RNA sequence: UUCUUAUCAAGAGUAGGUGGAGGGACCAGCCCGAUGAAACCCGGCAACCGGCGAGUGAUCGCACGGUGCUAAUUCUUGCAGAACUACAGGCAUACGUAAGUGGAGCCUGGGUCUCUGAGAGAUGAGAG
Numbered sequence: 001u002u003c004u005u006a007u008c009a010a011g012a013g014u015a016g017g018u019g020g021a022g023g024g025a026c027c028a029g030c031c032c033g034a035u036g037a038a039a040c041c042c043g044g045c046a047a048c049c050g051g052c053g054a055g056u057g058a059u060c061g062c063a064c065g066g067u068g069c070u071a072a073u074u075c076u077u078g079c080a081g082a083a084c085u086a087c088a089g090g091c092a093u094a095c096g097u098a099a100g101u102g103g104a105g106c107c108u109g110g111g112u113c114u115c116u117g118a119g120a121g122a123u124g125a126g127a128g
Stems, first nucleotide, its partner, number of pairs: 001128008013042001016041003022032003026078001028076002043070003048066003051062004074120001079117004083112003087109005094101002
């Protein structure tokens, strides 16, 4: 670096130290940051793998090691579908001489802190 697979709505110091301007993967938004960003150390969370223990087993516990994480749902969206919506336009029924009124139904487009599934991404484990 590629593939496979599992998880991703929880949790963890705005009162730790060094550091000194960026960061939240990317687009578009929207946020965090001199009341101190990234990075490193310490602390903490979690339990993917190894380890230890219990159990016939599924599984459960510990947190010793290897990671990982430690603002906001993976911060939201990014492709597709469903549902809802009279928001815009049109059609149908009805009324009207006409202009128009109209909204029970249908179509197209738009909208939605509604839902589902992909895609992309992150992490672990295995394999090339």
About this RNA: RNAcentral holds the sequence, with entries from Rfam. SAM riboswitch aptamer (S box leader) from Paenibacillus zeisoli, 128 nucleotides, folded computationally. Its mean pLDDT, the model's own confidence on a scale to 100, is 80. The organism belongs to Paenibacillus, within Bacteria.